This is a predicted structure of a 104-nucleotide RNA (Glycine riboswitch aptamer) from a Bacillota bacterium. Of the family's consensus pairs, 91% are formed in the model.
[in-house]
RNA sequence: AUGAACUUGUUGGGAGAGUGUCCUUUUUUAGGACCACCGAAGGAGAAACCUUUCAGAUUGGCGCCUGCAAGGGAAGCUCUCAGGUCCAGUACCAACAGGGGAUG
Numbered sequence: 001a002u003g004a005a006c007u008u009g010u011u012g013g014g015a016g017a018g019u020g021u022c023c024u025u026u027u028u029u030a031g032g033a034c035c036a037c038c039g040a041a042g043g044a045g046a047a048a049c050c051u052u053u054c055a056g057a058u059u060g061g062c063g064c065c066u067g068c069a070a071g072g073g074a075a076g077c078u079c080u081c082a083g084g085u086c087c088a089g090u091a092c093c094a095a096c097a098g099g100g101g102a103u104g
Stems, first nucleotide, its partner, number of pairs: 006099008018035001020034005036085003042081001043079003049072004054067003
């Protein structure tokens, strides 16, 4: 000096599904019960593939091959624990401002 991954904040964009019924609460808000749903806060699962042990087959031997097990291994997929079904918020995208400090 270029300033990566990662991270914080602001602004803009940003879906889905009942503003369901009943009860409580001073209004709102909020809470409880019941049924029906959504998946894009968060969380969980794990395919191909890779590694390792063991066994089998084969070989003069090794490797390749087959099988079991263990570990690693992704999401916008799946689950629906959490969250949500008016608004707000939301993964994700863009811009800006910081932190950071890979790389040259």